A computed fold for an 83-nucleotide RNA from a soil metagenome, annotated as Glycine riboswitch aptamer. It matches the Rfam family "Glycine riboswitch aptamer". Its family is annotated with glycine biosynthetic process in the Gene Ontology.

RNA sequence: CUGCGGGAGAGAGUGCGGCCUGAUUGGCCAGACACCGCCGAAGGCGCAACACGCCAGGAAACGCUCAGGCAAAUGGACUGUAG
Numbered sequence: 001c002u003g004c005g006g007g008a009g010a011g012a013g014u015g016c017g018g019c020c021u022g023a024u025u026g027g028c029c030a031g032a033c034a035c036c037g038c039c040g041a042a043g044g045c046g047c048a049a050c051a052c053g054c055c056a057g058g059a060a061a062c063g064c065u066c067a068g069g070c071a072a073a074u075g076g077a078c079u080g081u082a083g
Base pairs, nucleotide, nucleotide: 001083002082003081004080005079006078011036013035014034015033016031017029018028019027020026037070038069039068043066044064045063046062050057
């Protein structure tokens, strides 16, 4: 790296929209946008010891939550196994 498996957390939130139907408090679709709450395991950012004449450095499963995510599916750090 590839194949096959395992793999957590947190809202199917509210407003607003389009289509179907004679019509509805019905059905279907889509989140570009706004707002509130929340998660920590893509990615990103921060730092203790230490190091340094100055400037520049410096890890994580810790912290932040920019990005991402909050039914299922997908995704998913990490991991088992085979090559």